A computed fold for a 73-nucleotide RNA from a Candidatus Levyibacteriota bacterium, annotated as transfer RNA.
Lineage of the source: Bacteria > Bacteria candidate phyla > Candidatus Levyibacteriota.
Its Rfam family is "tRNA".
Model confidence (mean pLDDT): 81 of 100.
[in-house]
RNA sequence: GUGGCAUUAGCUCAAUGGCUAGAGCAUCAGGUUGUGGACCUGACGGUUGGCGGUUCGAGUCCGCUAUGCCACC
Repeated sequence: GUGGCAUUAGCUCAAUGGCUAGAGCAUCAGGUUGUGGACCUGACGGUUGGCGGUUCGAGUCCGCUAUGCCACC
């Protein structure tokens, strides 16, 4: 340099163009327990990497770009 993959909550990951973006773990609160753990209930936590475009509607499709990884040269 060329091509490909990945980027979504603190972490690991979901999500047919129709969504008010979810789950597990973690954190916090409560229940339970002599205490703790485990268990149960709830809460908190997102500019879906960035900037544009397409569309009635974009996490999803398209372009550019950033970072990381892989292959080729």